[in-house]
Molecule: transfer RNA
Organism: Planctomicrobium sp.
């Protein structure tokens, strides 16, 4: 340097044009003398800026950021 591959809630991860899925974790509540386990309900994410598109997580370009192979 030079070709690839990754980035998504607090972790882990899936969806790959058509309002983002799940598991642990939290928070309520229900429960118990108390804790936990059940059960019920909740909050919480698409690295960044732009560009195609009626619509972008997605598919282009640039940057940030890890990683691999070669040199």
């Nucleotide at each position: 340097g030079a070709u690839c591959c990754c980035g998504u809630g607090g972790u882990c991860c899936a969806a790959u044009g058509g309002u983002a899925c799940g598991a642990c974790a939290c928070c309520u509540g229900u429960g118990u003398g108390a804790c936990a386990u059940g059960c019920a309900g909740g909050a919480g994410a698409c690295g960044a800026u732009g560009g195609u598109u009626c619509a972008a997580u997605u598919c282009c370009a640039u940057c940030c950021g890890g990683g691999a192979u070669c040199a």